Overview
Large-subunit ribosomal RNA, domain IV from a metagenome, 327 nucleotides, folded computationally. Rfam family: Bacterial large subunit ribosomal RNA. Its family is annotated with ribosome and structural constituent of ribosome in the Gene Ontology. RNAcentral holds the full RNA, with entries from SILVA.

Context: one part of a larger RNA
RNA sequence: UCAUGGCUAAGGAACUAGGCAAAUUAGUCUCGUAACUUCGGGAAAAGAGACCCCCUGAGCAAUCAGGGGCGCAGAGAAAUGGCCCAGGCGACUGUUUAACAAAAACACAGGACUCUGCAAAAUCGAAAGAUGACGUAUAGGGUCUGACACCUGCCCGGUGCUGGAAGGUUAAGGAAGGAGCUCAGCGCAAGCAAAGGUUCUGACUGAAGCCCCAGUAAACGGCGGCCGUAACAAUAACGGUCCUAAGGUAGCGAAAUUCCUUGUCGGGUAAGUUCCGACCUGCACGAAUGGUGUAACGAUCUGGGCACUGUCUCAGCCAUGAGCUCG
Repeated sequence: UCAUGGCUAAGGAACUAGGCAAAUUAGUCUCGUAACUUCGGGAAAAGAGACCCCCUGAGCAAUCAGGGGCGCAGAGAAAUGGCCCAGGCGACUGUUUAACAAAAACACAGGACUCUGCAAAAUCGAAAGAUGACGUAUAGGGUCUGACACCUGCCCGGUGCUGGAAGGUUAAGGAAGGAGCUCAGCGCAAGCAAAGGUUCUGACUGAAGCCCCAGUAAACGGCGGCCGUAACAAUAACGGUCCUAAGGUAGCGAAAUUCCUUGUCGGGUAAGUUCCGACCUGCACGAAUGGUGUAACGAUCUGGGCACUGUCUCAGCCAUGAGCUCG
């Protein structure tokens, strides 16, 4: 000097990003216990007292009542919850980045949509075959949401999906017809040329799909602008106009979302960029990419308080181990 452990006057978070770490608390019995609540909880809430030994009495006894005694200390060691208030997120128990992340991420019961009639759909495989399932729509697969309570608005123009079949477009194939080549034959020759073969062309015919017509948003998604107006001023219930498929409803809102911003007001502090309650001017919330609440729960995150302390003011001492020095 380092590591680990123990103690510390007065103060008690002044430390620090942050009470990180440490300290406090702790067992059993008795009393007592709030808001809130899904009536189960919350709850060991909080908070208070008792606890050793001897004698006497009561009692079958456990034990209780009374009296007395000792120590600094009676749960005499060890082990053994610190507590409260408020808010965010996630309902909960659970799961996860083996070896930097345990969470608000994943899962979850519950909800919804959708596919599937059984040789099911879906999946693996070249096939046979297998899973699904020795199941049968109260079943199985996929997707989204995520207990519970109250709810879940408008838009089908685009994309997707489902249905439709009149018309348009459209492949291979089929194919009337046409053209070239070939040659029996005809012709004095130039040339013409049947049948067949062959090369090319080809009206017409020809399914799904696409165009088209509907439906569908707990499918992917989307959910406006400008101007004017009330007897102070301000504001605009109201009116006008342009555009759209439709112009954001309820609820919430400077929020895990707010740039300006440490917004403004209130609370808490002597002093508060954080926190809580409001306001609404929502840069850029919003309804199963769910909205808003919510008791209980959480090695979760944020703010405050009580208790407690070497975290600190500000350091000191001791023990053990390592290091260093000497040998």